[in-house]
Context: one part of a larger RNA
């Protein structure tokens, strides 16, 4: 100087502590060890792996095993030579691929036309340079990621001290979320981060009204902005205003910090986006891209099948439940956000249904998905392994798709398993949050999604407080550590 201390002193976080809901026990989904296995491809392993790469593994994906094939190679560049390419049919074969037959003969200049020449593009293609490689090194790398950590810190220029490593400045006393400001000070400036600037929600004016609205004034219907109209409300696209401790008391040298008015909003109004100098030779050579090293008749490529889904078992992360603030039936309302032409599909008919038939409308503020669900009201359930939970199995089916046998999704029927609120221990959250409860999207032919990413509905309890547990910050101390 640093690191470290089961040293001290301040200070902070859903750090504890006040609350509220869970995990750990069941089942079932998923991921991971393990173990089998021809293969169960490969990476991620404390915190910072383990619904993680994977925003979707029947074939294909795929990199893995088996086997049939192939060798200038599936792809690019030169290529001696030839040729339009493509398509189609049949025969062997699992298929790659092989053989045959048909069909077809580019575009541009020269050229009257034909024939021919040159050159473009495009396909076969001998021989070689070459290509290929999810082969190994993230401890050779870029890039990009993760974490401390959105924590307030991490450095320079001069100038001082210091023999020097180096100090200072960055410390002291207040503040403040903040090295945030404010006094002081051999330091005086500065950067990089804080913070504001940028997006989205709360409020308000201005424009400008279609596909959105419909107060006011006609028409019209069984009823509906249908229609006329309107240009006010709501919305929706611009563009402004608003919030600055700005004003008032109180405190204080000041920076502030308390209280109050006014005002949608008050002290950072709420939420994203934005990660300083560096840490963990932290992940990743399999997203990419690259040195080095390794393979080239195979470690490259193409193909069918089969693994990746396998199961005594342990772990992690979820859904479902175990019920009466419940379940079941019937009947009534109320969003936002979002996707649709290879698409999204209304209204009609069939099916008990899952879904078929037929197709209107819509390249979408117009049409369509779309029924929101929890929730009110009504009836039945009466505490019970039940009218509670759905696993499991069996039977008929529907869809996608060459193909659902390994190995998919739904749907009727009919079975009806564990489970009686969960040991030690441990995890989120401080308000429109926790907790419920539904809806949409990417992926996507389907589908294992209960997972991700959004969305909006209904909507709490508690913070005395900083001794303690964990993490971080700054000043000091001690030190056989660098």
């Nucleotide at each position: 100087u640093g690191a470290c201390g089961g040293g001290g002193a301040c200070c902070c976080g859903c750090a504890c502590a006040a609350g509220c809901g869970g995990u750990g026990g069941a089942g079932c989904a998923u991921g991971u060890g393990g173990a089998u296995u021809a293969a169960u491809u490969c990476g991620a392993u404390a915190a910072u792996a383990a619904c993680c790469g994977a925003a979707g593994a029947a074939c294909c994906u795929u990199a893995c095993c088996c086997a049939g094939g192939u060798u200038u190679g599936a792809c690019a560049u030169u290529g001696a030579g030839g040729g339009a390419c493509a398509g189609g049919u049949g025969u062997a074969g699992a298929g790659a691929u092989a053989c045959a037959c048909c069909c077809u003969u580019c575009c541009a200049u020269c050229c009257a036309c034909a024939a021919g020449a040159u050159g473009g593009a495009c396909c076969c293609g001998a021989a070689a340079a070459c290509a290929u490689c999810u082969g190994u090194u993230g401890c050779a790398u870029g890039g990009c990621u993760g974490u401390c950590g959105u924590c307030a810190g991490c450095u320079c220029g001069u100038g001082c001290c210091g023999u020097g490593a180096g100090g200072u400045g960055u410390u002291u006393g207040g503040u403040u979320a903040a090295g945030u400001c404010c006094a002081g000070c051999a330091a005086c400036g500065a950067g990089c981060g804080c913070a504001a600037c940028c997006c989205u929600c709360g409020u308000c004016c201005u424009a400008u009204g279609u596909u959105g609205c419909c107060a006011u004034a006609g028409a019209g219907u069984a009823a509906u902005u249908u229609c006329u109209g309107g240009a006010a409300c709501u919305c929706a696209u611009a563009g402004g205003a608003g919030a600055c401790u700005g004003c008032c008391g109180g405190u204080g040298u000041a920076a502030g910090c308390c209280g109050g008015a006014g005002g949608a909003a008050g002290g950072u109004g709420a939420g994203g986006a934005u990660g300083a100098u560096g840490u963990c030779a932290a992940g990743u050579c399999a997203g990419c891209a690259u040195g080095g090293c390794g393979a080239u008749u195979a470690c490259g490529c193409c193909u069918g099948g089969g693994g990746c889904u396998u199961c005594a078992c342990a772990c992690a992360u979820g859904c479902u439940a175990c019920a009466a603030u419940g379940c079941g039936u019937g009947c009534a309302a109320c969003a936002a956000a979002g996707g649709g032409u290879c698409g999204c599909a209304a209204a009609g008919c069939c099916g008990u249904g899952a879904g078929g038939c037929c197709u209107a409308g819509c390249u979408a503020a117009u049409c369509c998905c779309a029924a929101a669900a929890a929730u009110a009201c009504a009836c039945g359930c009466c505490c019970a392994g039940u009218u509670c939970a759905g696993a499991u199995u069996g039977u008929a089916g529907u869809c996608u798709g060459c193909a659902a046998c390994u190995c998919g999704a739904c749907u009727a029927c009919a079975u009806g398993a564990a489970g009686g609120c969960g040991g030690a221990a441990u995890c989120g959250c401080u308000a429109g949050u926790a907790a419920a409860c539904g809806c949409a999207g990417g992926u996507c032919a389907g589908c294992u999604a209960u997972a991700c990413u959004g969305c909006g509905u209904u909507g709490a309890a508690u913070a005395c407080g900083u001794u303690c547990c964990c993490g971080g910050g700054u000043c000091u101390u001690g030190u056989a550590c660098a």
This is a predicted structure of a 482-nucleotide part of an RNA (small-subunit ribosomal RNA, 3' major domain) from an uncultured bacterium. The full RNA is in RNAcentral, with records from ENA and SILVA. Its mean pLDDT, the model's own confidence on a scale to 100, is 82. Its Rfam family is "Bacterial small subunit ribosomal RNA". Gene Ontology terms of the family: structural constituent of ribosome and ribosome.